Annotation:
A computed fold for a 74-nucleotide RNA from a Clostridia bacterium, annotated as transfer RNA. Rfam family: tRNA. The family's RNA type in Rfam is transfer RNA. The coordinates come from a structure-prediction model, not an experiment, and the mean pLDDT is 80.
């Protein structure tokens, strides 16, 4: 140099054929529970869906392009 493939919550991921509100598990807070901790039960927080343009009424999702990051060729 050349192909393909990932990026979505701290982590590890889903997310169908573009549609009403973005979600699991795990960790984090907070109430019950326990002398106390854990465990359990109940609930709460937390997202520029990697950046920038494009298409569309409408984009996490389709197209460019650029980073970063894995695998294969040379």
């Nucleotide at each position: 140099g050349g192909a393909c493939g990932c990026a979505u919550a701290g982590c590890u991921c889903a997310g169908c054929u573009g549609g009403u509100u973005a979600g699991a598990g795990c960790g984090c807070c907070u109430g019950c529970u326990u002398c106390a901790c854990a465990c359990g039960u109940a609930g709460g927080a937390g997202g520029u869906c990697c950046a920038c343009g494009g298409u569309u009424c409408g984009a996490g999702u389709c197209c460019g392009c650029g980073u970063g990051u894995g695998u294969c060729c040379a």